[in-house]
Molecule: SAM riboswitch aptamer (S box leader)
Organism: Planococcus sp. ISL-110
Order: sequence, then structure tokens, then C1' cells
RNA sequence: AACUUAUCAAGAGAGACCGAGGGUUAGGCCCUAUGACGUCCGGCAACCCCCGACUGGGAAGGUGCCAAGUCCUGCGGAACGGAAAAACGUUUCGGAAGAUAAGUC
Repeated sequence: AACUUAUCAAGAGAGACCGAGGGUUAGGCCCUAUGACGUCCGGCAACCCCCGACUGGGAAGGUGCCAAGUCCUGCGGAACGGAAAAACGUUUCGGAAGAUAAGUC
């Protein structure tokens, strides 16, 4: 890197340092000097794991995570509104893409 499977509406600091950007792309919308991003500490508990078993519990270990539903949309269908059709809007179902884990080669 590729493939398979599962999950993605829950959870997580008013600490320290730093100093301007960040939410991967596009459009939107948003966070940010009442300091983001990052690092440290702290925390959460999704998967593995541990607790003889467990719908329960734990966080020692391996990953992961700690603004907003995977922040929303991006392709297709349906319902409703739009007195018909369309643009458009709302809701919803599926898909694609992505993220994380476990595994395979």
C1' cells in the first nucleotide's frame, strides 16, 4: 500500500508551554488572540486486551479518541412543500468517499 469484516447520534480539562492558524480536498458553514494547531500533563473507553463467566466492570498493556452526526453537502431513489413541470427547500433510504479497530496477503 491492497483486501476482508465491524463500528461511526454516546464519552473525554475553565491545567502548563507555544504562538497563527485550524476543521484532510471542493463548496458551505464554523472554531480561533476570552488564544486555535501542536507538545506535555490530564481524561474517555470504540476495537484488541484484562476481570473464571457477564446484558456488568477495568484502564496495567497495544491502537484510537477528547468543537460541531464522519460539522454539512458533493452520486442515486422516495415522501412532503413548491396549485402542473422545473429550479429550489425539508425529511428520509441507499451508495460513494473517509476515519478507527481487528484480521489477511